[in-house]
A computed fold for a 73-nucleotide RNA from Acidaminobacter sp., annotated as transfer RNA. The coordinates come from a structure-prediction model, not an experiment, and the mean pLDDT is 82.
RNA sequence: GCCGGCAUAGCUCAAUUGGUAGAGCAGCUGAAUCGUAAUCAGCAGGUCGCGGGUUCGAGUCCCAUUGCCGGCU
Numbered sequence: 001g002c003c004g005g006c007a008u009a010g011c012u013c014a015a016u017u018g019g020u021a022g023a024g025c026a027g028c029u030g031a032a033u034c035g036u037a038a039u040c041a042g043c044a045g046g047u048c049g050c051g052g053g054u055u056c057g058a059g060u061c062c063c064a065u066u067g068c069c070g071g072c073u
Stems, first nucleotide, its partner, number of pairs: 001072007010025004019056001027043005049065001051063003
């Protein structure tokens, strides 16, 4: 230099070929317990790496770009 993959909640990861962004763990509240943990119920937490484009509508498609990983030279 060229090619490919990944980037989504604090962490680990989903999202069925474009149609309201979810789960587990962690956190908070409550229940239960003599008390704690485990357990059960609920709540909160996101401008989907960043910038554009296409579309009625983009996490998803296109372009550019940043970081990480891998391959080739």